RNA sequence: CGUCGACAAAGGCAAACCCGGUGCGAGCCGGGGACGCAAAGCCACGGGACCCUCGAGGUCAGCCGGGCCGCCGAA
Numbered sequence: 001c002g003u004c005g006a007c008a009a010a011g012g013c014a015a016a017c018c019c020g021g022u023g024c025g026a027g028c029c030g031g032g033g034a035c036g037c038a039a040a041g042c043c044a045c046g047g048g049a050c051c052c053u054c055g056a057g058g059u060c061a062g063c064c065g066g067g068c069c070g071c072c073g074a075a
Base pairs, nucleotide, nucleotide: 004073005072012037013036017032018031019030020029021028022027035062041068042067043066045065046064047063048060049059050058051057052055
């Protein structure tokens, strides 16, 4: 450095649900809360799902693949 991912260490994120806000909606944002996550960090590029005002429209990165970037270091 690459692969890999410990009953390792330090730290991180936060599903459902509840409250507030926002959007026609899928959803999103903030607070609470933890089912989980080694990229559950970022990007709609391919597939997929979903929404609507059905088009040069939108949502989901915690569905899969891909791209970019990144903490730790046992076997």
The RNA shown here (c-di-GMP-I riboswitch aptamer) has 75 nucleotides and comes from Arthrobacter pityocampae. It matches the Rfam family "c-di-GMP-I riboswitch aptamer". Rfam links the family to the GO term cyclic-di-GMP binding. The model forms 100% of the base pairs in the Rfam consensus. It was read from a public genome assembly, where an Rfam model found it.